Small-subunit ribosomal RNA, 5' domain from an uncultured bacterium, 527 nucleotides, folded computationally.

Context: one part of a larger RNA
Parts: sequence; structure tokens; C1' cells
RNA sequence: GGACGAACGCUGGCGGCAUGCCUAACACAUGCAAGUCGAACGAGAAAGUUCCUUCGGGAGCAAUUAAAGUGGCGCACGGGGGAGUAACGCGUAGACAAUCUGCCCUUCAGUCUGGGACAACUUUUCGAAAGGAGAGCUAAUACCGGAUGACAAUGUUUAACAUAAGUUAAGUAUUUGAAAGCUUUAUGUGCUGAAGGAGGGGUCUGCGUCCCAUUAGCUAGUUGGUAAGGUAAAGGCUUACCAAGGCGACGAUGGGUAGCGGGUCUGAGAGGAUGAUCCGUCACAUUGGGACUGAGAUACGGCCCAGACUCCUACGGGAGGCAGCAGUGGGGAAUAUUGCGCAAUGGACGAAAGUCUGACGCAGCGACGCCGCGUGUGGGAGGAAGCCCUUCGGGGUGUAAACCACUGUCAGAGGGGAAGAACACCGCUGGCCUGAAUAGGGUCGGCGACUGACGGUACCCUCAAAGGAAGCGCCGGCUAACUCCGUGCCAGCAGCCGCGGUAAGACGGAGGGCGCAAGCGUUGUUC
Repeated sequence: GGACGAACGCUGGCGGCAUGCCUAACACAUGCAAGUCGAACGAGAAAGUUCCUUCGGGAGCAAUUAAAGUGGCGCACGGGGGAGUAACGCGUAGACAAUCUGCCCUUCAGUCUGGGACAACUUUUCGAAAGGAGAGCUAAUACCGGAUGACAAUGUUUAACAUAAGUUAAGUAUUUGAAAGCUUUAUGUGCUGAAGGAGGGGUCUGCGUCCCAUUAGCUAGUUGGUAAGGUAAAGGCUUACCAAGGCGACGAUGGGUAGCGGGUCUGAGAGGAUGAUCCGUCACAUUGGGACUGAGAUACGGCCCAGACUCCUACGGGAGGCAGCAGUGGGGAAUAUUGCGCAAUGGACGAAAGUCUGACGCAGCGACGCCGCGUGUGGGAGGAAGCCCUUCGGGGUGUAAACCACUGUCAGAGGGGAAGAACACCGCUGGCCUGAAUAGGGUCGGCGACUGACGGUACCCUCAAAGGAAGCGCCGGCUAACUCCGUGCCAGCAGCCGCGGUAAGACGGAGGGCGCAAGCGUUGUUC
């Protein structure tokens, strides 16, 4: 000198863009953060309103409803913090002839025939509650038989390729393995099997990846083999048996510290330091363990067990998990609103309308940072007053002010007022396809209409008006900037050298000056 997720002191006009718990991975009140589909299925209210009424009620609309249930898809994404991890965790380059893949795309072949249940519901009943138990009824794209098998699996033959196990193709044998419908009736959409693709994972390997030797020896599933099990998959991954190996001064083992990378800061570079925000990736979700479901999890807002903690209880027993967004307490030098909206982008579900979305888009707070703008402009005396200095002559503040003439940024008032919106849906309409069809449907266009949280915001115009808007640090040398008064080794200053003991340019005040400026200094960290 630069940098900062900064803090502290004094000060503080406006805007844009960024950014904001670095500490206690401490504990959490409250609300919200993951649902959706009636075009899979059965069942189905109420308020309100209309009509009828024997005044008890009944019927219609509400209602293709709400609330729930079965079923499907999603909940493994998105969002969070960095505890653990020195590791194939990450980075980079490769390998899988040792592998999986829902939704999406392409292609091929199918979608036949039967059956029995369980929720919801009705009813009985236990419990304070959470929540159950028994009986009865019922549907399906829920569940289970049978058939078929292009195809796959298993065995086997041959060929080609490869050579370490093997891969591919053709043939053959046996056994085994499928399916679901819906309604808008369409070139619809689902469902089953197979092959391929895309995208996404899984595993393995070379190299790289902090400090301590005041850590020198470590290791029994340990190292290898055989066999078996297990996995989507190679493998001591697991088990039995056999052998006695394996690692290590090229630093094993142990201890400490730490998520890693793209990057960021600095530097001429080499390097050093760092890993906030954004992107990729890993691990974690109160602590520890476990599996289930599923294409995918060993699953933040799922389940089970154990522990700690908190809450409810009728004492028998139950409930909970903000390292999601806000917010609270606590800790701390220190870090924001219990805001608005799904209008846009993206995601889940749905044929769609649409619903959900604290992702996201916006707004609020903070000079925390960067950038921009303003706090006026021109004229105006050898030069007012005040203040300071003085050799008492004068000098300084100083064109500074007053005063005169202008201007109108920002802030203020009034008026106008966006872009971000294009889709989808709807209306009109044209081509093509389907169709007997000028019906209906599909598809590709054209035109119109509808949709904005921000927000009456940005921006523009008009009005008034110099009016509302400057501080902070320093002035001994380094280092730009000097005098007076007070103090008297006191009070104090100080980054280093050092100042202060009676004329202190170094302390405190004043005048003046220097520097930066909505900031200026100090502290901390780093180059």
C1' cells in the first nucleotide's frame, strides 16, 4: 500500500447493485416450508337458497362440492448448516469383458380368462388422551390364480472376435417369467415384455491433497489362496478351511488440525494466505444404532430401538425434534422482517383447467461494502464585524461572509405513468390429418381478449425554493501540515524513535493549516 461476511468511536443527505450469526452442529413458543390426481375406485355431507308441507318434515339446487378412505405418482428433488472426515472424501486422468437406471425419446411384440379380499361405511367395544380391538358390507389401474411367449432367464452346440476370466451372432432343449384399464372414442392415454438411446448413479485405478519423529514400529479378517454366501456389481464384503503373510524413515502407526474443488485476496511473477456470498461435490439432520418401502434412501419436515432433554397425563400411558423461512431465549465485539406474491423462472401432480411451492421473484432493516450524485453557480473590498497572532506599524481567517444576479440535481408537492406478459385457457379464423361428413376430434399457424407481488414503483412533465443536506483524522521525524495560551517528569501522549522536570511546533485548549470526504479514524486478520 491492498483486501475484509468485519467490529468499535465520532459523524451521517439521496440512489443503484451487492451483502448481512465468522460465536453455541446451543435450546426452541407460534405460523408457514410437499403435495397432487374424480379422465384409477367405492362412498359422500353441511351452511345457504328455491319449492312443497299434515308445520313433524320432504324434494331440488348447492354438489362432477367439502372433509376423509383405497389406489397412482411425488415426497431420494428443491432448501439448510459444515459436526464428522487426512479418506479414492475431493481434484484430475482413466477403467467396468464386474454394474443399475422411475419419468423422457426410438423400435419390436402383446394387453386373453378367472378369483378372493381389505379400507372407507355400518355396528359393538376398550382408553383420560394418543390410539386401538371385534363383527358385517363393498369397488378398482389394489391383491392373487390360469392361458399365451415375439422376447428374456437357465443348460447346451457351432461360428466370429477377443484372449485373464469372456463378448457377439446363429441354432437347439427344458423349465420358469407378463399385463389394466379409463373416457374425451381419438392416429387418445395408460399397462406388460424386449432391444437401443439420452440423462443420472454405483464400483475400481494412476497421480495430487496440512502439522508433529518431543509419535518408530503397526497389523489376526490382519495379507494371500480354495470353497460357499451376499450384492445391480469385482472384492475378506461375510463365513469355513489352508498358508504366514501385509505396511513402514520414499514416514507406516499414533496424535493434532481441517469438509474438498472452481475460485477469492495479495503479488511483476514465482509464491503466500484463504475456501463468506455464487457453482460442482462429499458428509450430516437432537445423540447412537437398525432396517422397511422404493428405480433410487439406509430417508432433515418417514418408521423402529436405546440415551439425554422438553411437554401433556385421569399416573395406566403418550407427544416432540427450525443445521427449511421468519421469529424467541442464550452465547457474543457483532449480523436483518413472526412482510407481499406465485405475476415471472423453475419444480411436483394432473389430459387440462388448475392446486401446491418461505425454491424463487419482490419489498423491509443495517454507510457492512462497491459505484454514482448532491450539500449550490457567477459576481462581490487592499478587504466589514467577530476571533487569532503581533515587533502595536500591522498580519491571518478571506471572495470567505454580507450584498447582487442566476440555476434547479437530490429531497418536497401536484399530474401522467411503464417494460418485465408470453404461454396456457377462451373467442374468431386458415391449412393439414382422421372421419361418410359442411358433425366431432387431433395438429400446425393467424388475429383478438385475459393474466403484475413489486407498484401508482422506475421514468417523464409541472410547481415552489439556496431554501432541508459535512464531517472525521492529523500537523516533532518517518509524513503533507505552526503559532499562542494552560500544565510543569504532574496531568498526559506514543506505530517506532521518543515527548513532558517553567517560554513544550510531541500533553490539554484555541486560531490557523494539511489530508480524505458521507464518511473518517482505531482495532483485528491476511498478502
The coordinates come from a structure-prediction model, not an experiment, and the mean pLDDT is 83. RNAcentral holds the full RNA, with entries from ENA and SILVA.